[in-house]
Formats: sequence, C1' cells, structure tokens
RNA sequence: UUCUUAUCACGAGAGGCGGAGGGAAUGGCCCUGCGAAGCCUCAGCAACCCCUGAUUAGGUCAGGAAGGUGCUAAUUCCAACAGAGUUGAAGCUCUGGGAGAUAAGAG
Repeated sequence: UUCUUAUCACGAGAGGCGGAGGGAAUGGCCCUGCGAAGCCUCAGCAACCCCUGAUUAGGUCAGGAAGGUGCUAAUUCCAACAGAGUUGAAGCUCUGGGAGAUAAGAG
C1' cells in the first nucleotide's frame, strides 16, 4: 500500500510540556488563548485479537481483563450519490450505496 470479513445511535479524561490550529477530504455546522494540533505521564472505556468454562467440532453462549491493538466533544458531528415515503412548497423521515475509521486475516 491492496484485498477479504466484522463492527461503527453505547461507553470512557485529568495533569505536564507546547503555543494555533483542529473535527479525513468538499460543503455546512461546530470545538479552540477559559489553550488547538503534537509529545509525555497517569487514569478510564470497550471487548476485535486474547483467557476460562459449556458444547464432539465449526460455530454459538456465559464470564474475565494479564497481554497485543483501539478509543476517551458532538451518531463516523451532519450532508453529499441512488431510491422510497410524506408535504402546496421549503423541508422532514427511511433504505441502500460510496468514502472513512478500527480490528483480525491474506497478498
């Protein structure tokens, strides 16, 4: 970097350094000198890998959190593309897709 599969309406922040941006990209809408990004420390959340038990096994179910990741503003912050419903219209709701994130596996 590419592919496959699964999940994405839940949950969980303090301190130190730093000093102006950040929320992927476009449009919106937000966060931010009452301190952004980034780095470090500690804490926490979750349960993908993992561990224990049940089951002949795949799988499934129940429990756990030592280890490997991940995460700790807003639904992936919302929309965008296609379709359906509704409305006089603006708009609203739903479904699917695309893009993205994370994990596990493969090349």
The RNA shown here (SAM riboswitch aptamer (S box leader)) has 107 nucleotides and comes from Cytobacillus firmus DS1. The sequence was found by an Rfam model in a public genome assembly.